RNA sequence: GGGCUCAUAGCUCAGCUGGCUAGAGCGCAGCAUUCGCAUUGCUGAGGCCGAGGGUUCAAAUCCCUCUGAGUCCA
Numbered sequence: 001g002g003g004c005u006c007a008u009a010g011c012u013c014a015g016c017u018g019g020c021u022a023g024a025g026c027g028c029a030g031c032a033u034u035c036g037c038a039u040u041g042c043u044g045a046g047g048c049c050g051a052g053g054g055u056u057c058a059a060a061u062c063c064c065u066c067u068g069a070g071u072c073c074a
Stems, first nucleotide, its partner, number of pairs: 001073007010026004019057001028044005050066005
C1' cells in the first nucleotide's frame, strides 16, 4: 500500500429480504419475599445504532468517504 470482516445499552450479542415506539441475557436501581443475606418474582433507568454525506415518503439496515479494531497478501 491492497483485499476481507467488524463497530448497536456498562459487558456479551440479536436485529442488516429498508417500515409499529430499537431488543435479549448478564449487570445496575426500586419494591415484594427473609430476622438478615442469597435465591426467586415484579417494576424501572440506561442506546438517536463509530463520524460525516447521499438515495428514499421512510435508513441501524442500501451507496460513498473517513476513523478505529481484527485478519490475509505484498
Predicted 3D model of a 74-nucleotide RNA (transfer RNA) from Candidatus Kuenenbacteria bacterium RIFCSPHIGHO2_12_FULL_42_14. RNAcentral holds the sequence, with entries from ENA. The same sequence occurs in records of 3 taxa. Lineage of the source: Bacteria > Bacteria candidate phyla > Candidatus Kueneniibacteriota. Rfam family: tRNA.